About this RNA:
Model confidence (mean pLDDT): 82 of 100. This is a predicted structure of an 89-nucleotide RNA (c-di-GMP-I-GGC riboswitch aptamer) from Neomoorella thermoacetica. The sequence was found by an Rfam model in a public genome assembly.
RNA sequence: GCUCAAAAGGGUAAACCCAUCGAAAGGUGGGGACACAAAGCCAUGGGUCUAAGGCCUUUAAAAGGGCUAUGAUCGCCAGGCUGCCGGCU
Repeated sequence: GCUCAAAAGGGUAAACCCAUCGAAAGGUGGGGACACAAAGCCAUGGGUCUAAGGCCUUUAAAAGGGCUAUGAUCGCCAGGCUGCCGGCU
């Protein structure tokens, strides 16, 4: 410098349960392991989820219905940044 196939030291932790925050999606902490070689980091592009607020609609008024991200997801994909052990040079 390249690489992450196998192995090992180790690392992360889906579903589910409890607590907590949130309108929700979901986040965080504890338990728990389905998996993961970037399941480390970044919402930049696409996808997906949600719809408090806003807009439209309905109504006598409500309830109700529709659209919308500024919310969420990096364990959906792409892109960017960084990189342990080991291997190759």